[in-house]
Context: one part of a larger RNA
């Protein structure tokens, strides 16, 4: 020079667009961050208001509402953080021996059955957290039969075995239990998507680490997995690995990328995106398509709260905020109105994700702080050879402008899907219900009365910083006197110091300058 998630000192008029805890993986109060279906199910309030009352209470209503359980789906995604990890963790390339909810796709089915059990009632224990015991009850919850086109297994290729399921909601009705259209539910095909596992090959520093390894290495069998495999066990053999650096140890999340540099290199790995690992420490499985599961379960440990002392509760590396550490790092804000996710037929509900708003010169990028004219070269200031030279067209004074800011009115886009109605198709016994295209009706904005636009008045509100010996653009006067001090280097000060303080005056760069840090 060029950069930065920076800081710090002085200043500091506005936007726009990004971006903020690099230290303490240090401990947290308080909210709020994952629900959501009543078109799976059985039950089922109160308050207020209306009416009766024998004033004790009843009845409608509110409501088949809320709140609560059973069941399903979803919670493994979103979203934080880098502590571990020098490794098939990551990049790249290939591979075979898998698995894959929900989605699309093709085929093929969806008979009859049974027993509980939650909620609820009665007990009961318990300071609570919460627990037991009796009774009662559905279902897309659970169990067996049955049936089996694929499918799996076995096969002497003839066959033999073995395993499944749920029903609901809307329309027609012939008034019995039909047909139909959705949505599902079971079995299999493909496929799409996600995960798994191998493998070449590349990935820091150290020899002041030579020598390392016994499930090691490698085979046979057996287990086990969603699959190959010492993965894991019995045997058996004595192998594997290493100066092409094994094995320790020190660091360290890895890449797209970024930064620098003519390029090769060098440096980095903050936002953003992939991958990967973690969730108080250390371990474990359950559930499940998928987890060894941030806001699920045990168990142990360290802390911090409750407590009737018996026992229980918690887990911010979500968003915000609080202490503390730090040179230093933000509000306990508004919205689902957008895009996206869960849940649901669908209206919609949830969402700290994401949109937006606040603070912050922390970066970059744009705009202003005024133009033009003005000579007695005013006053004052500085300097002086005392003539005069310079600040300087700079002021004053004149005439205009109208960015920002400020006031006033107006005021978007981002919003068409979805909701309804009509018509045409496509299923259908059907002009029902669905559906799909197309017309058309009126809703829906957190930002926000922003952004924009018009207009009023006004030069009014808005310039500093550092630095002037050479490197290096910018000189002079005073103070000081090897002192105080200055300093990137070289060096200035010891009485005329362009180097140290002030002034005046010049240079740079400007809402910033300048210092330190660190990289090229």
């Nucleotide at each position: 020079g060029a950069a930065u998630g920076a800081a710090c000192g002085c200043u500091g008029g506005c936007g726009g667009c990004g971006u903020g805890c690099u230290u303490a993986a240090c401990a947290c109060a308080u909210g709020c961050a994952a629900g959501u279906c009543g078109a799976a199910c059985g039950a089922g309030a109160a308050a207020g208001c209306c009416c009766c009352u024998u004033c004790g209470g009843g009845g409608g209503u509110g409501a088949g509402u809320a709140g609560a359980g059973u069941g399903g789906c979803g919670a493994a995604c979103g979203g934080g953080u880098g502590a571990g990890u020098a490794a098939c963790g990551c990049g790249u390339a290939a591979g075979g021996a898998u698995c894959u909810u929900c989605c699309c796709u093709g085929c093929a089915g969806u008979g009859a059955a049974g027993g509980a059990u939650a909620c609820c009632u009665c007990c009961g224990g318990g300071a609570a957290a919460c627990c037991g015991g009796g009774g009662u009850u559905a279902a897309u919850a659970c169990u067996g039969c049955a049936u089996a086109c694929g499918u799996c297994c076995c096969u002497u290729c003839g066959g033999g075995g073995a395993g499944a399921a749920a029903g609901g909601u809307g329309g027609c009705c012939u008034c019995u239990u039909g047909c139909u259209a959705c949505c599902g539910c079971u079995g299999u095909u493909g496929g799409a998507u996600g995960a798994a596992c191998u493998u070449g090959c590349g990935u820091a520093c150290u020899a002041u680490u030579a020598g390392c390894u016994u499930g090691u290495u490698g085979g046979u069998g057996a287990g086990g997995u969603a699959a190959a495999a010492g993965c894991u066990c019995a045997c058996c053999a004595a192998g594997g690995c290493g100066a092409u650096g094994a094995u320790g140890g020190u660091u360290a999340g890895c890449c797209g990328g970024c930064c620098u540099a003519a390029g090769a290199g060098g440096g980095u790995g903050a936002c953003c995106g992939g991958c990967c690992a973690c969730a108080u420490u250390g371990g474990g499985a359950c559930u499940g398509a998928g987890a060894u599961a941030c806001g699920g379960c045990c168990c142990a440990g360290a802390c911090u709260c409750c407590u009737a002392c018996g026992g229980g509760a918690g887990g911010c590396a979500g968003c915000a905020g609080u202490g503390g550490g730090g040179a230093a790092u933000a509000u306990u804000g508004c919205a689902c109105a957008a895009u996206g996710g869960g849940c649901g037929a669908a209206a919609g509900c949830c969402u700290g994700a994401u949109g937006c708003a606040g603070c912050g010169a922390c970066g970059c990028c744009g705009c202003g702080u005024g133009g033009a004219g003005g000579a007695u070269g005013a006053a004052g200031g500085u300097u002086u050879u005392c003539g005069g030279a310079u600040c300087g067209u700079a002021a004053a004074c004149u005439c205009c402008u109208g960015u920002u800011a400020a006031g006033u009115g107006g005021g978007a886009a981002g919003a068409a899907a979805g909701a309804g109605g009509c018509a045409u198709a496509a299923g259908u016994a059907a002009u029902a219900u669905u559906u799909a295209u197309g017309c058309u009706u009126g809703a829906u904005g957190a930002c926000g009365g922003u952004a924009c636009c018009a207009c009023u008045a006004g030069a009014g509100a808005a310039a500093g910083c550092u630095c002037c010996g050479g490197c290096u653009a910018a000189c002079u006067u005073c103070g000081u006197g090897c002192c105080a001090g200055c300093a990137g280097c070289c060096g200035c000060g010891g009485u005329a110091a362009u180097a140290c303080g002030a002034a005046g005056g010049g240079a740079g760069c400007a809402a910033g300058c300048g210092u330190u840090a660190u990289u090229c």